This is a predicted structure of a 105-nucleotide RNA (Glycine riboswitch aptamer) from an uncultured Caulobacterales bacterium. The coordinates come from a structure-prediction model, not an experiment, and the mean pLDDT is 75. Its Rfam family is "Glycine riboswitch aptamer". On this family, see Mandal et al., Science 2004: "A glycine-dependent riboswitch that uses cooperative binding to control gene expression".
RNA sequence: UCGCGCUACGCGGGAGAGUCUGACGGAUUCCUUCAACGGAUGUCCGUCAGCGCCGAAGGCGCAACCGCCCCGGAAACGCUCAGGCCCACGGACCGCGCAGCACGA
Repeated sequence: UCGCGCUACGCGGGAGAGUCUGACGGAUUCCUUCAACGGAUGUCCGUCAGCGCCGAAGGCGCAACCGCCCCGGAAACGCUCAGGCCCACGGACCGCGCAGCACGA
């Protein structure tokens, strides 16, 4: 210097499934009223609960497969604890850049 792998960071791409129901709180619109109180299948946001659902953070599992057997390993498979279900955010994974580390020439 080049190649390859891992990790961190930056940029770009990146799926699925509820704009469900109820209670409470806040903001706001409209109606009524002199004003307030009050009212509206109101609107938006948040919290909690219920029901339904999704798999691609993380976690758990292993029939086939790897492994001579045991032990063990592991996915985009399975579970759905966690997480998520308009947009946004997040997101396994992919590409590029950059830095460090390891290996090879």